[in-house]
RNA sequence: GCGCUCGUAGUAUAGUGGCAGUAUUCGUGGUUGCCAUCCACGUGACCCGGGUUCAAAUCCCGGCGGGCGCA
Repeated sequence: GCGCUCGUAGUAUAGUGGCAGUAUUCGUGGUUGCCAUCCACGUGACCCGGGUUCAAAUCCCGGCGGGCGCA
C1' cells in the first nucleotide's frame, strides 16, 4: 500500500428498514440481627461525516479505530 471483517450503555452481547433489548455493573428500596444471596424499581449506548428513503443501528460512499490475510 491492497483486500476481508468488526465498531451498540462502564463491561459482554442481540437487533439485517418502522419504540434500541438482554445480562452484568452502578443507584434506591425490600428481604436478613449484620453481610452475602435473592426480589422490585431506576440510571445508562448505536465510532464520525455525507447519501438513499416517508422512515437508517440496519442499505450505499468516505473517514477513524481494532483484528486477520496479501505485498
The RNA shown here (transfer RNA) has 71 nucleotides and comes from a Promethearchaeota archaeon. It matches the Rfam family "tRNA". Its family is annotated with triplet codon-amino acid adaptor activity in the Gene Ontology. By type it is a transfer RNA.